[in-house]
RNA sequence: AACUGAAAAGGGCAAGCCCAGCUGAAAGGUUGGGUACGCAAAGUCUCCGGUCUAAGGGAAGCUCCGUCUUCUACGAUAGCGGGAUUGCCAGU
Numbered sequence: 001a002a003c004u005g006a007a008a009a010g011g012g013c014a015a016g017c018c019c020a021g022c023u024g025a026a027a028g029g030u031u032g033g034g035u036a037c038g039c040a041a042a043g044u045c046u047c048c049g050g051u052c053u054a055a056g057g058g059a060a061g062c063u064c065c066g067u068c069u070u071c072u073a074c075g076a077u078a079g080c081g082g083g084a085u086u087g088c089c090a091g092u
Base pairs, nucleotide, nucleotide: 002092003091004090005089012039013038016035017034018033019032020031021030022029023028037079043085044084045083047082048081049080050077051076052075056072057071058070059069061067062066
C1' cells in the first nucleotide's frame, strides 16, 4: 500500500417500539431516557439512479370567491443501490 472480515481484544453505531420535548406544509428530521432489528464504515458527502413527500410553482376540469384532479424538488432518504472521501482492530 492492496485485498479480506472466519476467529479475537478494546470498543463504536442504533432500525423499530415505549416515555418526554422541539422542528417541518408534508415526507421526515432532531434532543434526552429505556430496549435492541441489525451494521466493518449503519463515519462523512446528494455526484448518478431509485424511492417518499408536494409547501411553492405549472396545467386541466368545475358551480371559477373558490374547489378539485394532475405534474413538478429547490424538500427528504447516506440504515435503498452505485460513486467519492476519511478511518479502528485482525488476517493475508